[in-house]
Model confidence (mean pLDDT): 80 of 100. Predicted 3D model of a 71-nucleotide RNA (transfer RNA) from an Elusimicrobiota bacterium. Taxonomically the source falls in Elusimicrobiota (Bacteria, Pseudomonadati). The sequence was found in a public genome assembly. Its Rfam family is "tRNA". Gene Ontology term of the family: triplet codon-amino acid adaptor activity. From the family's description: Transfer RNA (tRNA) molecules are approximately 80 nucleotides in length.

RNA sequence: GCCCCCUUAGCUCAGUGGCAGAGCACUUGUUUUGUAAACAAGCUACCCCAGUUCGAUUCUGGGAGGGGGCU
Numbered sequence: 001g002c003c004c005c006c007u008u009a010g011c012u013c014a015g016u017g018g019c020a021g022a023g024c025a026c027u028u029g030u031u032u033u034g035u036a037a038a039c040a041a042g043c044u045a046c047c048c049c050a051g052u053u054c055g056a057u058u059c060u061g062g063g064a065g066g067g068g069g070c071u
Stems, first nucleotide, its partner, number of pairs: 001070007010024004018054001026042005047063005
């Protein structure tokens, strides 16, 4: 220098254009003499800019960050 892949919650990951989800974690409560476990409730997220579209996490282009391959 060229090519490919990834970026969503604190972490690990789903999400085939129409409400953003799961597990674990965290907070509160119930339970217990107390802790843990269990149960109930709650909190928190789509990397940035532009385009397409009635509507974008999703499609397109560019950028940023990370990873891999070739030279």